RNA sequence: GGCUGAAUCCCCGCAAAGCGGGGAACGGGGGAACCAACCAGUCCAGGGGUGAAUCCGGCGCAAGCCGGUAAGGUAGUCGACGACCUGAACCCGUCAGCUAACCCCGUAAGCCGCGUCGAGGG
Numbered sequence: 001g002g003c004u005g006a007a008u009c010c011c012c013g014c015a016a017a018g019c020g021g022g023g024a025a026c027g028g029g030g031g032a033a034c035c036a037a038c039c040a041g042u043c044c045a046g047g048g049g050u051g052a053a054u055c056c057g058g059c060g061c062a063a064g065c066c067g068g069u070a071a072g073g074u075a076g077u078c079g080a081c082g083a084c085c086u087g088a089a090c091c092c093g094u095c096a097g098c099u100a101a102c103c104c105c106g107u108a109a110g111c112c113g114c115g116u117c118g119a120g121g122g
Stems, first nucleotide, its partner, number of pairs: 001112004008024007025107006035097001046095001047092004055068005071086004077119006
């Protein structure tokens, strides 16, 4: 000076490191009416949330490994072409459709540079 991401900025208190509190902004969840759903049978066994991170095939007793894939990212924005990368992890706890009012919660963590053409901006 930038990237992924909501995860930034400001104020106050204590002598202060630090800790605590508050506000704005951004993000997430719960929560009416209306709408949706709500028939019967069989099999299976919960269901839901954040996130781009779903799904498929193969190997393996398993753990796991390999390949692919929906989807996502890459120095302002949009489009085209190309290149590279991600395609995780965690949470709630038997419970939640949407949802105005209202209520609750988060503000982390990890990193270092993609190129060409066009458009239209600053």